A computed fold for a 75-nucleotide RNA from a Chloroflexota bacterium, annotated as transfer RNA. Its mean pLDDT, the model's own confidence on a scale to 100, is 80.

RNA sequence: GGGGGCGUAGCUCAACGGCAGAGCAAGGGCCUUUUAAGCCCGUGGUUCAGGGUUCGAAUCCCUGCGCCCUCACCA
Numbered sequence: 001g002g003g004g005g006c007g008u009a010g011c012u013c014a015a016c017g018g019c020a021g022a023g024c025a026a027g028g029g030c031c032u033u034u035u036a037a038g039c040c041c042g043u044g045g046u047u048c049a050g051g052g053u054u055c056g057a058a059u060c061c062c063u064g065c066g067c068c069c070u071c072a073c074c075a
Base pairs, nucleotide, nucleotide: 001071002070003069004068005067006066007065010024011023012022013021018055027041028040029039030038048064049063050062051061052060
C1' cells in the first nucleotide's frame, strides 16, 4: 500500500429503518455477629467524528479516525 471485518453504558454484547436494552461491575437496601455468597432496587448513553438519504437512522450511503484479520512490498 490492496482486500475484509469491527466501533453502542465502566467491561462483554444485543437491538439490523419506528420509544436505545441485557448480563457483569460500581451504588443503595434486605439478610448475616462480620465479611463473602444470596435476594431486591433504581442509577448509568455525544450509539467513534462529520456529511448525505428518509416522515423517521445505532441500523442504509459517502468521507475521515481508531482497532483487528489477511495479502503484498521494503529491510